Transfer RNA from a Blastocatellia bacterium, 78 nucleotides, folded computationally. Taxonomically the source falls in Blastocatellia (Bacteria, Pseudomonadati, Acidobacteriota). RNAcentral holds the sequence, with entries from ENA. The prediction has a mean pLDDT of 82. It matches the Rfam family "tRNA". It is annotated as a transfer RNA.
Parts: sequence; structure tokens; C1' cells
RNA sequence: CGGGGCGUGGCGCAGCCUGGUUAGCGCGCUUGAUUUGGGAUCAAGAGGUCGGAGGUUCAAAUCCUCUCGCCCCGACCA
Repeated sequence: CGGGGCGUGGCGCAGCCUGGUUAGCGCGCUUGAUUUGGGAUCAAGAGGUCGGAGGUUCAAAUCCUCUCGCCCCGACCA
């Protein structure tokens, strides 16, 4: 320098291809019940506006462009 993959609550992921109500799942966290207490179980709840910016659209996590970070492959130099 070229190509590819990934980035979504605290953590791990789905959703993207085929745009469409309030962005879900598991773990974790908080509160309550049960228990002498803990664990387990049950119930309820908080927490993200999708790496960033711009564009297209009535409508974007999803399509397009640029860009940042991480990883892989190749090339180049030595």
C1' cells in the first nucleotide's frame, strides 16, 4: 500500500442479505417473594438509540460514501 472480516446495554451474541410498529436473547446487575442467612427458583425493573460523520428515503442497525479502532491474508522495504 491492496484485499477481507468484525464493531449493537457491563459481558457474549442475534437482527443487516429481503429497510417498516416500542432494537431483542443469554449471562450479569437492582428490587421483592421464598430461606435463619447464602445459593437455587419465581416475579418485577434499570441499562443501548447500533464505532463516528454525511447521503438516499415518507422511513436506515439494515442501502450508498467517507472515516476510526481491532483482527486476518497478500504485497513492498530491510